[in-house]
Predicted 3D model of a 1480-nucleotide RNA (small-subunit ribosomal RNA) from an uncultured bacterium. Its mean pLDDT, the model's own confidence on a scale to 100, is 83. Rfam family: Bacterial small subunit ribosomal RNA. RNAcentral holds the sequence, with entries from ENA and SILVA.
């Protein structure tokens, strides 16, 4: 030391990305009161207008003006002193004793302090000035005079330097009120710099070798000072895998920012130290500079210019321009604090202190407090009831910080210097000067500022950003993958909490957010604190060098470790304790830390060292046995192939079939000869050897390893291994052999849409062999190597031991091996498991998201193919491990089903009929769509329905419910206009209480207030409905396992129609499903006996009609009855099965109802509800006519036929279910018939529909387009209706079309079914081939479960989960994007030889020149110095030539991305030829 989001259907883990966190020299939008303290070119070291940033000193020194009180004072160009070497900027440069830290010896240090000693004599110049003179101007040229605390000489000289140890050298300055400031010489100190030295100090090895002043000595030179610092000369050395050398980056620290710390990342203000100052180079002065505001070259830019030549440096403080997102004023003052010069007054200070911008930050404070509920108004939601903004405003009482005005008003200010007075001490002095104390006086830029008092008004002061999760906050409207959002997942395609606005709400608030960067989060570089079997990662395998670690005693050392002191770790900052502004920020004192360096002192386990031993670690000898261990040479038998001969004949090969292909020129086949490569069957075994690749016939030679046995023998001799070496399947390269078989390339036949393939038939390289390259593979146990330790139980190899034994086994027990199986532990899980993936130790190697990419480019290696090393833009938010449910496989297993097959009957052609889908239409209303839309929604479209076209009306609208109001009607009958709605006229007309008044019902009328929609969205929904499927499943609870998703149970052995039932079992129970329970149907008892029924009696019109009767049939309640209950058998003695008895009925006896969790965004807003959206003189509604009925055409259900098992005719039998008063209709009569008249009976076991028909019987017909078929048509009716024309059924006369069993394909059915016949019944005024029921007659076949088709369960394998109608690869085409190659071309940076050299130090020279000292009267000469000249060094600069790096191309080459492009299926299932990996 906090975590959260995202991978999956869903879990666990690996792993990335992404956010919440602090924090800024910031910028940007929006907004904006006030005050304190603090910050402010982070870019162009980019170029700069202007001002100012260093002077002072007359108590050194002349000369001048200028005042004067005549003592004197001011002022100042110049000589001359200090001082510009600091203070102030900037970080280009620099990876390097720059810089931190701590040590060092061989130095200087001006003012400063102290000490000791001086301070003499004397000279000569040269500025200023004077005068001439040159220039345009900077700026000079002569000549001439002059002062000093300038300049020179001399003298004196040691505690001073130098020394050959005798000696020898070397200073000054004076000013001046006499008291002080000054000057030399030398010693000491303080301070400040020079130089050295260990440690520490960024990235790159795709930079691995550098290095000639290089390394060292000697000598000389040089500097303040050690030293190749520099020269000669000698030697050859120095550095460097512990990273030189190159190349890119950077100023370094104190500290700052994050962090629990380790760290990480930074180096704005402050403070230390380096640097640098327009580029480059140089040196002078001085203590100090190689000098920000100083000189001298050169270069570039600028400005001036008379063109001859000047000038100039903001990286000081303002300021300008330009860069950029971006960073201020040409401000005030020396009052403080420091500097600089002076004695001193005091002068200079853009150092500094302050003012000014600028919410840049960091901290304070305010915008108001109280009290106020009609919860106003408004505003926004609403479920219409209300919430809510919200005590919030209003009011009402107060207050007065900020702001404004008035009035007071500090601290910062005390030195110094003055005055005046006291004490010290020096002095010859009581003096004057110092030197401490006192007292007085004088000074403020900020500023009339802070701060205080009063006055005065709630008056003048609140935004911003978010509300989908992560993350506090939710509703309404717009908008419709659009506009837009977006940190991440991800939101929008009509109900968006995610856009955009609005109420509201949350958060921080004079701010708020964005974006950028840091650290954190992040154990996501793991020291603290990770991993590497399968997720990213153990090197193919060994040998070995450096390095790393290393057995057991002993002594001794102290180097690593411990411990104590000591000194250092500046100051600030951080922390802690006081304190100071009202508080805070800030400040200011004290403390404490600062983990580090050094130095000492001490300790001696434990690691190093050193010394001695020791044997167990290694290793070595003897002895023995095993084995495809490696070479080399020989040897051998079987098998293809060829050649040769015999037999032999037409075929053989070969596949799925099949052809290419060989054969009548004699193949295959068979038999003997014989050639040649090449490989070694059985034996053979998770056997055996080897480090890994790898090793197989047999025999000889030469040889590496390891293993058992006993000794003995050396005495850590060992593990590990960056680099190095070796060796290293296969294919592949090179040279030369070999080639039988096989066999890339290629060729040919086939497959196939294609088929450059898989199939087949040939067939070169290769394959084999010597010798050389090559060095990679899924070289895998995807597991480096060593060592110790940590239950076992089995197999086996090799070899001891014990026991037994004739022997050979068996058996016990050791040692190394190879395997299986397990136990703790360990793992994400799978799994590993003494042969670790456990537990530990030492060494190596590797990894750090997918993709780009093991790839460019660079280097190395190769004969080449390539290998080895090894990036990046860009680009995603994932990529992947392992398990888990499912789902799915051209995976397996097992089981069911009219699923096939047996069968019998259709459809697929023909006509009609329906329905659909197309087209037509003014409109053909609309919904269904594989199964599971299509005789479906529709159990019935002529108006109606009717939604649809056309016209023609209406508009609170057609109903209805309410309330107010009128009215007395409404209905009802007539009339007009019209196509009818509608409008309109005229007649008639209300009930009930009550005298009335009025009141209540009804009903029209008019207001009001709910309207209406078969308009959209079945994907917002409910219900309801179809399907899987009546398939046998589908779940729970507790209870176990599992980190979890989840299993378990429900798997499993048997058996069932069934997850039925039984037995086992980490599982017991439990629920929807199944199964019973319910209907109907098959015996049968009982009960009841009208409208049913009649055996036996009677009667009778001969009809159960009628008396009777309920036995019987039958009705209709209620009961029994089947349960594997009984026998045999088979099975685990079980569940069950299988045969049988009995029975009416046997194994669920038939049939129906019923349909689990669910799965199809399945169906349906048009059957009903219903949300939202849309419409409102209209998408609503009324009304006439029309439309759904159209017709080149195609589907699908049916009907009817095509005929003789058969049509007509005639006659005759035998049914169930059903229906009926707006009916259903008898008998009769009338028609050829639909029908009509009729009108009993029935409200129905009673009357009626009602003829059942097929069949039986008997005729007729005789194989034809027919006496089959009936469609169409043209006539004539009937019946319903307001009306049958568009559009109805039926009837009768007539017409007499396709059609002679129906391609491919498909359907339905397992028994009272199929397939035949006829009945009824909804609906309905009429209208049925459709549909829902109901009965007659009534079969065939089912060997079986291989296939299809569709389920169940169990394994399995998956890269699938929208679950295979899944999921993916690649090329091509097209946009884009970034990135490599290139002929080249442009630039930086640099290395090397050469030329070339500016100023300038150094050496030389020094004819030319020259005041001081020295000779000499003097000339003049000496010493010393100067210019010039010469040389050595060298910056720019220029020529050749490399390297390195970056930009840029015509053209190229892969790569990423992109909506639905094309072309094929390569991979996930045996992915349809198992994949994969190396190679060609």
């Nucleotide at each position: 030391u906090a975590g959260a989001g995202u991978u999956u259907g869903a879990u666990c883990c690996u792993g990335g990305c992404u956010c919440a966190g602090a924090a800024c020299g910031a910028a940007c939008g929006c907004u904006g009161g006030c005050g304190g303290c603090a910050u402010g070119c982070c870019u162009a070291a980019c170029a700069c207008a202007u001002g100012c940033a260093a002077g002072u000193c007359g108590a050194a020194c002349g000369a001048g003006a200028c005042c004067u009180u005549c003592g004197g004072g001011u002022c100042u160009a110049g000589u001359g002193g200090c001082g510009c070497a600091c203070g102030g900027g900037u970080g280009c440069g620099u990876a390097a004793c720059g810089c931190g830290u701590g040590g060092g010896a061989a130095u200087c240090u001006g003012c400063c302090c102290u000490u000791g000693g001086g301070u003499a004599c004397g000279g000569a110049a040269c500025a200023a000035c004077a005068g001439u003179u040159a220039g345009a101007a900077a700026u000079g040229a002569c000549u001439g005079c002059u002062a000093a605390u300038a300049c020179c000489g001399u003298a004196u000289a040691a505690u001073g330097a130098c020394u050959u140890c005798g000696g020898u050298c070397c200073a000054a300055a004076g000013a001046u009120u006499u008291a002080u400031c000054g000057c030399c010489c030398a010693g000491g100190g303080a301070u400040g710099a020079g130089c050295c030295c260990g440690c520490g100090u960024c990235g790159g090895a795709u930079u691995a070798g550098c290095u000639a002043g290089u390394u060292g000595g000697u000598g000389a030179g040089g500097u303040a000072a050690a030293a190749g610092c520099u020269c000669a000369c000698c030697a050859a050395g120095g550095c460097g895998a512990c990273g030189a050398u190159c190349c890119g980056u950077a100023g370094c620290u104190g500290g700052u920012c994050u962090g629990a710390g380790a760290g990480g990342a930074c180096g704005a203000u402050c403070a230390g130290c380096c640097a640098c100052a327009c580029u480059g180079g140089a040196a002078c002065u001085g203590a100090g500079a190689c000098a920000c505001g100083g000189u001298c070259c050169a270069g570039a830019c600028u400005c001036c210019u008379a063109c001859g030549g000047g000038a100039g440096g903001c990286a000081g403080c303002a300021g300008u321009g330009g860069g950029g997102a971006a960073u201020a004023u040409u401000g005030g003052g020396c009052a403080a604090u420091g500097g600089g010069c002076g004695c001193a007054a005091g002068c200079c200070u853009g150092a500094c202190c302050c003012a000014g911008c600028c919410a840049u930050g960091c901290c304070g404070c305010g915008u108001g407090a109280g009290u106020g509920a009609u919860g106003a108004a408004g505003g926004c939601c609403u479920u219409c009831g209300g919430g809510u903004c919200g005590u919030a405003a209003a009011g009402c009482u107060c207050u007065g910080u900020g702001g404004a005005g008035a009035g007071g008003g500090a601290a910062g200010a005390a030195a110094a210097a003055c005055g005046c007075g006291c004490g010290g001490g020096a002095u010859a002095a009581u003096a004057a000067a110092c030197c401490g104390g006192g007292c007085g006086c004088c000074u403020g830029a900020c500023g009339g500022u802070a701060c205080c008092u009063c006055u005065u008004u709630a008056g003048c002061a609140a935004g911003c950003a978010c509300c989908g999760g992560c993350u506090a906050a939710c509703u309404c409207u717009g908008u419709g993958c659009c506009a837009g959002c977006a940190g991440c997942c991800g939101c929008g395609g009509u109900a968006a909490u995610a856009c955009a606005g609005a109420g509201g709400g949350u958060g921080c608030a004079a701010a708020c957010g964005u974006u950028g960067c840091u650290c954190g989060g992040a154990a996501u570089c793991a020291u603290u604190g990770g991993g590497c079997g399968u997720a990213a990662a153990g090197c193919g395998c060994a040998c070995g060098u450096a390095g790393g670690c290393g057995g057991u005693c002993u002594g001794u050392u102290a180097a690593g470790u411990c411990g104590g002191g000591u000194g250092u770790g500046a100051a600030a900052u951080c922390c802690c304790c006081a304190g100071g502004c009202u508080c805070a920020a800030c400040c200011u004192g004290g403390g404490a830390a600062g983990u580090g360096c050094a130095c000492u002192c001490g300790a001696a386990a434990c690691u190093g060292g050193c010394g001695g031993g020791c044997u167990u670690g290694a290793a070595u000898a003897u002895g023995g046995a095993a084995g495809a261990g490696g070479g080399u040479c020989g040897c051998g038998g079987a098998a293809u192939u060829c050649c040769c001969g015999g037999u032999g004949u037409a075929g053989a090969g070969g596949u799925g079939a099949a052809a290419u292909u060989c054969g009548u020129a004699g193949a295959u086949a068979u038999c003997g000869g014989g050639a040649g490569g090449a490989a070694c069957a059985c034996c053979a075994g998770u056997g055996g050897c080897g480090a890994a690749g790898g090793c197989g016939g047999c025999g000889a030679c030469c040889u590496g390893g390891g293993c058992c046995a006993a000794u003995a023998c050396u005495g850590a001799c060992g593990c590990u291994g960056a680099g190095g070496u070796g060796c290293g399947a296969a294919a592949g390269c090179g040279u030369g052999g070999g080639g039988a078989g096989c066999a890339a390339a290629c060729a040919g036949g086939a497959u196939u849409a294609g088929a450059u393939a898989c199939c087949c038939u040939g067939g070169u390289a290769g394959u084999c062999c010597a010798c050389g390259c090559c060095g990679u593979a899924a070289a895998c146990g995807a597991u480096g190597g060593a060592u110790g330790c940590u239950a076992g139980a089995u197999g086996u190899u090799g070899u001891g031991g014990g026991u037994a034994u004739u022997g050979a086994c068996c058996c016990c027990u050791g040692c190394a091996g190879c395997g299986u199986c397990g136990c703790a532990g360990c793992u994400a899980a799978c799994g590993c498991a003494u042969u670790a993936a456990g537990c530990a130790u030492c060494c190596c190697g590797c990894c750090u998201g997918g993709g780009g990419a093991g790839u460019a480019c660079g280097g190395c290696c190769g004969c080449a193919a390539g290998g080895c090393u090894a990036a990046a833009a860009c680009u995603c938010a994932a990529a992947g491990g392992a398990a888990u449910u499912g789902a799915c496989g051209g995976g397996g297993g097992c089981c069911c089903g009219c699923a096939c097959a047996a069968g019998c009957g259709g459809u697929g052609g023909a006509g009609c009929a329906u329905g659909u889908g197309g087209u037509u239409c003014a409109a053909u209303u609309c919904g269904a769509a594989g199964c599971a839309a299509c005789g479906c929604g529709a159990a019935g479209a002529a108006c109606c329905u009717u939604a649809c076209c056309u016209g023609g009306g209406u508009u609170u609208g057609a109903a209805g419910a309410u309330c107010a109001g009128u009215u007395g009607a409404u209905c009802g009958g007539g009339g007009g206009c019209g196509a009818a709605a509608u409008c309109u006229c005229c007649c008639u007309u209300u009930c009930c209480c009550g005298c009335a008044a009025g009141g209540g019902a009804c009903a029209g009328c008019u207001g009001g207030u709910u309207a209406g929609g078969u308009g959209c969205u079945g994907c917002a929904u409910g219900g309801c409905u179809g399907u899987c499927g009546u398939c046998a499943g589908c779940u729970c609870g507790u209870g176990u396992c599992g980190u979890g998703a989840g299993a378990u149970g429900u798997u499993g052995g048997g058996u069932u129609a069934a997850g039925u039932c039984c037995c086992g079992c980490a599982a017991c129970g439990a629920g929807c499903g199944c199964a019973a329970c319910c209907c109907c149907u098959g015996c049968u008892g009982c009960u009841a006996g009208u409208u049913g029924c009649c055996a036996a009696c009677g009667g009778u019109u001969c009809g159960g009609c009628c008396g009777g009767g309920c036995a019987c049939u039958c009705u209709a309640g209620u009961g029994g009855g089947a349960c594997u209950g009984c026998c045999g058998g088979u099975g685990a003695u079980a569940a069950a099965c299988c045969g049988g008895a009995g029975g009416a009925a046997g194994g669920u006896g038939g049939g129906g109802a019923u349909g689990a969790c669910g799965u199809c965004a399945a169906g349906u807003c048009c059957u009903c509800a219903u949300g939202g959206c849309c419409u409102u003189u209209a998408u609503g509604u009324c009304c006439a006519g029309g439309g759904c009925g159209a017709c080149a055409c195609a589907c699908g259900u049916g009907c009817u036929a095509c005929a003789a098992u058969g049509g007509c005719c005639g006659g005759u039998a035998c049914a169930a279910a059903c229906c009926g008063u707006c009916g259903c209709u008898a008998a009769a009569g009338c028609g050829c018939a639909a029908g009509c008249u009729g009108g009993a009976g029935c409200c129905a076991a009673u009357c009626g529909g009602a003829a059942a028909a097929a069949g039986c019987c008997g005729g007729u017909c005789u194989c034809a387009g027919u006496u089959c078929g009936g469609a169409u048509u043209g006539g004539g009716g009937u019946c319903u209706g307001c009306a049958a024309c568009u559009c109805g059924a039926c009837c009768c006369c007539a017409u007499g079309a396709a059609g002679c069993u129906g391609g491919a394909a498909u359907c339905g059915c397992u028994a009272g079914u199929a397939a035949u016949c006829g009945c009824g019944g909804a609906u309905c005024a009429g209208c049925a081939c459709g549909c829902c029921g109901c009965g007659g007659u009534g079969a065939a076949u089912a060997c079986g479960u291989u296939c299809c088709c569709g389920g169940g369960c169990c394994u399995u394998g998956u890269a699938c989960a929208c679950a295979c109608c899944g999921c993916c690869c690649g090329u091509c085409a097209c946009a884009u994007c970034a990135c490599g190659a290139a002929a080249g071309u442009c630039g930086g940076c640099u290395g090397u030889a050469c030329c070339a050299g500016a100023a300038g130090u150094c050496g030389g020279u020094g004819u030319u020149c020259c005041a001081a000292c020295c000779c000499g009267c003097a000339a003049g000469g000496g010493a010393g110095g100067a210019a010039g000249c010469c040389g050595c060094c060298u910056a720019a600069g220029g020529u050749a030539u490399g390297g390195u790096c970056g930009g840029u191309a015509a053209u190229u080459g892969g790569g990423g991305u992109g909506a639905a492009g094309u072309c094929g299926u390569a991979a996930c299932a045996a992915g349809g030829u198992a994949a994969c990996c190396g190679u060609a």